RNA sequence: GGUCUCAUAGUUCAAUGGAUAGAAUUUCAGAUUCCGGUUCUGACGAUUAGGGUUCGACUCCCUAUGAGAUCA
Numbered sequence: 001g002g003u004c005u006c007a008u009a010g011u012u013c014a015a016u017g018g019a020u021a022g023a024a025u026u027u028c029a030g031a032u033u034c035c036g037g038u039u040c041u042g043a044c045g046a047u048u049a050g051g052g053u054u055c056g057a058c059u060c061c062c063u064a065u066g067a068g069a070u071c072a
Base pairs, nucleotide, nucleotide: 001071002070003069004068005067006066007065010025011024012023013022018055027043028042029041030040031039048064049063050062051061052060
């Protein structure tokens, strides 16, 4: 340098172009307990950036950034 893949909550992962992007875990609050742990309930929290296609985009297309694989 060429080709391909990936980027989603603090972390690990889901999500056939169509409902308010879902779950586990972390954190916080409450219940339980004499206190704590365990357990249960609830809350907070995310689509790498920019543009395009579409009635509608995490999803399709282009560019950029970052990571990885492979070829030379």
RNAcentral holds the sequence, with entries from ENA and MGnify. A computed fold for a 72-nucleotide RNA from a Salinivirgaceae bacterium, annotated as transfer RNA. The coordinates come from a structure-prediction model, not an experiment, and the mean pLDDT is 81. Taxonomically the source falls in Salinivirgaceae (Bacteria, Pseudomonadati, Bacteroidia, Bacteroidales). Its Rfam family is "tRNA". It is annotated as a transfer RNA.